RNA sequence: GCCGAUAUAGUUCAGUGGUAGAACACUACUUUCGUAAAGUAGAAACGUGGGUUCGAUUCCCACCUUCGGCU
Numbered sequence: 001g002c003c004g005a006u007a008u009a010g011u012u013c014a015g016u017g018g019u020a021g022a023a024c025a026c027u028a029c030u031u032u033c034g035u036a037a038a039g040u041a042g043a044a045a046c047g048u049g050g051g052u053u054c055g056a057u058u059c060c061c062a063c064c065u066u067c068g069g070c071u
Base pairs, nucleotide, nucleotide: 001070002069003068004067005066010024011023012022013021018054026042027041028040029039030038047063048062049061050060051059
């Protein structure tokens, strides 16, 4: 340099055009003499910039991150 893949919550992962979910973690409360465990509730995310569309995490383009292959 060329080709391909990857990017979603603090972490690990779902989600094939119509208001984005789970587990663990975190916070508050209940329970306990106290802690842990358990239970209830809550907060928390679509890499960046454009395009298509009534509507984009999803489709298209470019860039950046990480990984792999070729030379």
Molecule: transfer RNA
Organism: Candidatus Yanofskybacteria bacterium RIFCSPLOWO2_01_FULL_41_33